[in-house]
RNA sequence: GGGCCGGUAGCUCAGCUUGGAGGAGCGUUCGGCUGAUAACCGAAAGGUCCGGGGCUCAAAUCCCCGCCGGCCCA
Numbered sequence: 001g002g003g004c005c006g007g008u009a010g011c012u013c014a015g016c017u018u019g020g021a022g023g024a025g026c027g028u029u030c031g032g033c034u035g036a037u038a039a040c041c042g043a044a045a046g047g048u049c050c051g052g053g054g055c056u057c058a059a060a061u062c063c064c065c066g067c068c069g070g071c072c073c074a
Stems, first nucleotide, its partner, number of pairs: 001073007010026004020057001028044005050066005
């Protein structure tokens, strides 16, 4: 320098192909249960969906540019 994959909650990742109200598990907080703790059960908080631009009535999702990480080629 070229190619491919990835970036979404504190962590690990779905969702993207097929545009239409942002999710799961773990963790955290509160409550229940218990003599108490753990486990278990219930609830809640927590997100500029990597950044910018474009298309569209509408973008995490499609298009373009850039940044970061991984792999391959040179």

The prediction has a mean pLDDT of 84. A computed fold for a 74-nucleotide RNA from a Nitrososphaerota archaeon, annotated as transfer RNA. The RNAcentral record of the sequence draws on ENA. It matches the Rfam family "tRNA". From the family's description: Transfer RNA (tRNA) molecules are approximately 80 nucleotides in length.